[in-house]
Molecule: Bacterial small signal recognition particle RNA
Organism: Butyrivibrio sp.
RNA sequence: AGCCGGGUCUUAUGCAAUGGGACUUUGCGAAACGUGUCAGGUCGGGAACGAAGCAGCACUAAGCAUUUCAUCUCAUGUGUUGUAAGGUGCCUUGUUAUU
Numbered sequence: 001a002g003c004c005g006g007g008u009c010u011u012a013u014g015c016a017a018u019g020g021g022a023c024u025u026u027g028c029g030a031a032a033c034g035u036g037u038c039a040g041g042u043c044g045g046g047a048a049c050g051a052a053g054c055a056g057c058a059c060u061a062a063g064c065a066u067u068u069c070a071u072c073u074c075a076u077g078u079g080u081u082g083u084a085a086g087g088u089g090c091c092u093u094g095u096u097a098u099u
Base pairs, nucleotide, nucleotide: 001096002095003094005092006091007090008089009086010085011084012083013082014081015079016078017076018075019074020073021072022071026065027064028063034059035058036057037056042051043050044049
């Protein structure tokens, strides 16, 4: 100096780890634009009754807080990482030649 191979490196993908989100638990939660029940009162009716329906109450929506083994999903300058492909550069085992 060359060559085969390997490593570093790049890409894809798998596993694990870590973090986020979803699902899960509980609570709060509609002044008007949710549901139900609708005191009072209102309307119709000769009456019996009926109708609409405010407040209140209950159940919840969006949302907020909380919680969660497992599962799903997303991410990675995590890993003594696995597999495949790439390969200008760098490192290196071996080998060949020369000095």